c-di-AMP riboswitch aptamer (ydaO/yuaA leader), 164 nucleotides, folded computationally.
The coordinates come from a structure-prediction model, not an experiment, and the mean pLDDT is 76.
The model forms 96% of the base pairs in the Rfam consensus.

RNA sequence: ACUCGUUAGACGCUGAAUCCUGUCGCGAACAGGAACGGGGGAACCAAAUGGGGCCGGCAACGGCUCCGCGGGGUGAAUCGUCCGGCACUUGAAGGUGCCGCGCGUAGGGCGACUCUCUCGCCCGAAUCCGACAGCUAACCUCGUAAGCGUAUGGGAGAGGCAAC
Numbered sequence: 001a002c003u004c005g006u007u008a009g010a011c012g013c014u015g016a017a018u019c020c021u022g023u024c025g026c027g028a029a030c031a032g033g034a035a036c037g038g039g040g041g042a043a044c045c046a047a048a049u050g051g052g053g054c055c056g057g058c059a060a061c062g063g064c065u066c067c068g069c070g071g072g073g074u075g076a077a078u079c080g081u082c083c084g085g086c087a088c089u090u091g092a093a094g095g096u097g098c099c100g101c102g103c104g105u106a107g108g109g110c111g112a113c114u115c116u117c118u119c120g121c122c123c124g125a126a127u128c129c130g131a132c133a134g135c136u137a138a139c140c141u142c143g144u145a146a147g148c149g150u151a152u153g154g155g156a157g158a159g160g161c162a163a164c
Stems, first nucleotide, its partner, number of pairs: 011149004018034006035144006045134001050067007070132001071129004079104003083100007107123005113159006
């Protein structure tokens, strides 16, 4: 000098998920405020409400509960397709849905001041509601978690900050 790995965190990243005050001297917990984020909710416009079980009722219908191949929410996380398997349907071909494993993709993130271009590396999940919510002013309501570690900092341009 180069390469690989480890550690640190008051530093940084994904995310709305941070800060302050009080109970109390600290922590947890609780309460409140600010800030950020989500849901519900008129007019106008748009849209059109499944099945099973139990109970009440003469009936119409109503209440409770379950389902989750209707519908909807948070989220970037949608969509297509090869191969294999399962279920349903068909006279058969074929079709529909689900699962596994790949390849792409709408879209999203990172590379340590910001932006543009370029280059490189990644993600493209999960979960909730339970027949029900479109948009939506006023208004009502909820959350403030969880999980990690790219470089001592890829390149060009513009701007800014700091030092001098």